[in-house]
Description
RNAcentral holds the sequence, with entries from ENA. A computed fold for a 72-nucleotide RNA from a Candidatus Daviesbacteria bacterium, annotated as transfer RNA. Its Rfam family is "tRNA". Rfam's curators write: Transfer RNA (tRNA) molecules are approximately 80 nucleotides in length. The same sequence occurs in records of 4 taxa.
RNA sequence: GCGGGUGUAAUUCACCGGUAGAAUGCCACUUUUCCAAAGUGGACGUAAGGGGUCCGACUCCCCUCACCCGCU
Numbered sequence: 001g002c003g004g005g006u007g008u009a010a011u012u013c014a015c016c017g018g019u020a021g022a023a024u025g026c027c028a029c030u031u032u033u034c035c036a037a038a039g040u041g042g043a044c045g046u047a048a049g050g051g052g053u054c055c056g057a058c059u060c061c062c063c064u065c066a067c068c069c070g071c072u
Stems, first nucleotide, its partner, number of pairs: 001071007010024004018055001026042005048064005
């Protein structure tokens, strides 16, 4: 230099055009003599950044950035 992949909550991952979810973690409460476990509730997202297409974009297209793999 060329090609491919990944980027979504604090973390690990779903969802892949029509209101962004789960688990773990965090906070509060219940339970317990205390801790753990269990239960209930709560907070938490510019979907890497920008642009385009579309009535509507995390999702499709283009550019950029970061990381990973391969080729030279």